[in-house]
RNA sequence: GGGCGUGUGGUCUAGUGGUAUGACGUUCGUUUUGCAUACGAAAGGCCGGGGGUUCGAUUCCCUCCUCGUCCA
Numbered sequence: 001g002g003g004c005g006u007g008u009g010g011u012c013u014a015g016u017g018g019u020a021u022g023a024c025g026u027u028c029g030u031u032u033u034g035c036a037u038a039c040g041a042a043a044g045g046c047c048g049g050g051g052g053u054u055c056g057a058u059u060c061c062c063u064c065c066u067c068g069u070c071c072a
Stems, first nucleotide, its partner, number of pairs: 001071005007065001010024003018055001026042005048064005
């Protein structure tokens, strides 16, 4: 330099056009003498940046960037 793939809460992840799912973690409450466990609740993501298509984009298209991989 070129090909392919990847990017979604603090972390991991589901989601193939109609304002996003679950787990772990965090906070609060109940339970305990206390901790842990268990149960209940809450906060936390405008989906890597920009542009385009569309009534509508996390999803489709273009470009840039991050990371991974292959070729040279």